[in-house]
Formats: sequence, C1' cells, structure tokens
RNA sequence: CCGGUCGGCCGGAUGGCCGCUCCCGCGCCAGCGCGGGGGAGGAAAGUCCGGGCUCCACGGAGACACGAUGCCGGGUAACGCCCGGCGGGGGCGACCCCAGGGAAAGUGCCACAGAGAGCAGUCCGCCCGCCAGAGCCGCUUCGGCUUGCGGGUCAGGGUGAAAGGGUGCGGUAAGAGCGCACCGCGGGGCCGGUAACGGCUCCGGCAGGGCAAACCCCAUCGGGAGCAAGACCAAGUAGGGGCGACGGCGACGGCUUUCGGGCGGUCGCAGGCCUGUUUCCGGGCCGGUCGUCCGGGUCGGUCGCGCGAGGCGUUCGGUGACGGGCGUCCCAGAGGAAUGGCCAUCCCGCGGUAACGCGGACAGAACCCGGCUUACAGGCCGGCCGGCAGU
RNA sequence: GGGCGAUUAGCUCAGCGGGAGAGCACUCGCUUCACAUGCGAGGGGUCACUGGUUCAAUCCCAGUAUCGCCCACCA
Repeated sequence: CCGGUCGGCCGGAUGGCCGCUCCCGCGCCAGCGCGGGGGAGGAAAGUCCGGGCUCCACGGAGACACGAUGCCGGGUAACGCCCGGCGGGGGCGACCCCAGGGAAAGUGCCACAGAGAGCAGUCCGCCCGCCAGAGCCGCUUCGGCUUGCGGGUCAGGGUGAAAGGGUGCGGUAAGAGCGCACCGCGGGGCCGGUAACGGCUCCGGCAGGGCAAACCCCAUCGGGAGCAAGACCAAGUAGGGGCGACGGCGACGGCUUUCGGGCGGUCGCAGGCCUGUUUCCGGGCCGGUCGUCCGGGUCGGUCGCGCGAGGCGUUCGGUGACGGGCGUCCCAGAGGAAUGGCCAUCCCGCGGUAACGCGGACAGAACCCGGCUUACAGGCCGGCCGGCAGU
Repeated sequence: GGGCGAUUAGCUCAGCGGGAGAGCACUCGCUUCACAUGCGAGGGGUCACUGGUUCAAUCCCAGUAUCGCCCACCA
C1' cells in the first nucleotide's frame, strides 16, 4: 500500500428571523402578554421474548392438561438475552456458524427407484456341487462355451439421501473382522477439569441407520388480561329485554293477615363462586345475585404520568458479561396529538476548468424499563489476519 | 396504543411432509341460421418473500412484507 475480519462511535455545526408545546414567575381586560427553563431515537419501528405497574379478594400443597426452553459454568430483577468455556462444521488465517438433551422407553415415517429400507437382502457377478446334470465344439485322456437346479458369498457392478464400519496385508473354492496393523466405534479403569469434556491405558471384532423445527420421554420454568389496565368527578338514558346457573333443608323468635298465607331476623347443616381443570387445607364473598347476548345513554374533566433495575465521570474487584464505592446532574410528557420552517456561513458527497448547481440516510415518543430482530446515505477510531514492496 | 388472524390459478376456496387440486371464469372444437344453454378438450401457479431443519417443505421453525378483524366509559 492492497485485500479481509472483529469491536466501538457519530449520523450535520454555528448565528439570525418567524412559529409550536409543557413547566415556573409576574401582570391584567382570564386567555393572552412579558421574562426564564425543558422539548425524539439508535433504532422511538416489528410487538418477538423478559419484567415493573394495575385489575381479576387471596394463600399453601399435590395431580393432570397446555405452552415455552434445552452442551457446561457464570451474569442479571428476569429472559428464549449476554459473557466465558466445551464439542462439531467452514476458512491459509484473523475469525465466523450451530434449536447443541434423549433414537437399546414406546409409537410413527423413510415416497420414487431398487433384489432388498429394518431382528434387511442375491438382480447382475464370483465360487462350489449335481459321484458323467443337459446340450454343443475340439482327435481320446481331458479341456472350452452355453444353460438348468441346489448351495456359499457380499469383494465388485447396479438402485438410492441412506444398503449392518474404513484403508491395507494375509487368508479362502470364492469371499467375509475370518485373522492382523492403523483409524473409527462401544465398555471399564486411572488422571486433569466445578462441569460440559479431554488425555492415557485395558478389554471387546463391531453389537440396534436416519428423522424428536414427528408424536413422545426427561429436566427446568410458566395464573389470566392489559394504561382503551385501573381510580375519582360530572353529564345523560328505558337502571329495559332474551337465555343459562343457583336461589336448598331444619329449628327458634318477630311483624302482618281476608287464617290459605306473606314479609323479614338469628343459628345450624348443606350449596354456589374465588380466573386452565381438579383434589385437600385455610380464608373471603353470596343468598336476588352472577354470567352471557341484545338494546339505551356519553364521546367531557382529573389522576395513573415520569427520581428511574436513571444518565455522566472516576475508582476498585473480575479474562469478561457485570458488580461495589464515591462525586455530580434532573433530562419531553402531548391528548385529532408540540418538538417546525426560511435565510446566511461552514462541513461532507457528486457534477463542472471555474463561477456555481444539486444532494445529506433510516425514520419520529404515547405507561415505563432490560433484550432480540429488522431499516439505515455517508463518515471516524481502534485491535487483528493474509499478500506485495522497502529497511 | 394494545390484542388476534390470513396470504395457494383471474375470483372463491380445499390440500398439510413425498404427484399442486376443485368450482366459476378464459381459449378452442361440436351442437344452432345466429346467440345462450349443453357436451368434449386445453391453457394458466415464484403455493407472498428470505433463510433454516429434513434425503425431500405449500405443509415444520424463524424473520420480513401486505391485507383484514376486535377494544372505551355510564346505568
């Protein structure tokens, strides 16, 4: 210098003029004026995870169902996130990727092709036998070719995504872990490591292929709904109707009566509800209420609503994610919804000899926070790797 | 703002791991003097897109895009 890889950051600056919104102070003619202060993001987005907060009165234990996650250790309020490590794969390398538990618990699937697809199998081939299998040829002994039946075999061919370890040597009628060496695989022991796992050694000729982002098994976790949650005030309407559930039993008083009864109270036993279903224990509520659907009225105000797992700086511990201490700061809160526009100078990019012209991304809070994912013109900084050249 | 669902031929939909299909529509032929009807034949697909799991994906999983539905308060 060129190419690559990883991490972090910025993503227009300054000034003037005219506006918008919120808060504080002052003034008055009560919604305006003046003064001061604050006013979008790294993703505010998708709503994919995890929480805070609020309501459904609730708490504990067990079972079932459903859903999610899935190597090991750690971080965190928590997580499916992050950090470190292990194993596998890719790259010359820096580095990158992996939903990465269990397939000897069980069930299911493996289309087409192929002989055979799951306690597998002989289509072609190779070899043996049929004491002379049969036929043909060569001059007989004997040999060759074609073919039938029975058997051995999986080395080779062929099918397939996948055919019951791989390579080599020996061995055999031909072959085959049949035997041996190396590699792979399974099991035991020892050592290192918290662990995942790794190393060494011994034994076993090899034993049951894949799919769990198929059902499932194992382990762990999980109540539901969401700020249009919810609380208060005000206005207004028909406090209406349909369906369903329960409204039980007994005792003792009370009121009333047209003596048939009606209303209401206390106690006891049963009953219903308590947010996936169900059982038990405790507790609470109900006995004119609850659930659901239709219909009626309103489209107002206040709170929730921003001091928070908060930002910045520094220091200590830790490889790191992160945690502790100290100092400092207060930093948007609207509600048809503010955060904008113009001009000048500068910066960056493109075009042009120049004057100058054009352009400056993705996108915008709506209860809040921690992550993930997605979109993003251009630019800056740092670590590392490969190549070339020079010293 | 929040919560759900769908995407397959021109339209409406089925299919849910191994051949992409049905009805209507379209084209051609027959029937008719002609049209409609009827009969027969045929064409037409990035299964919204991108990636992953699998031997194999419309289907299973993740992300993206587009479209659609629901919600407040009072008695």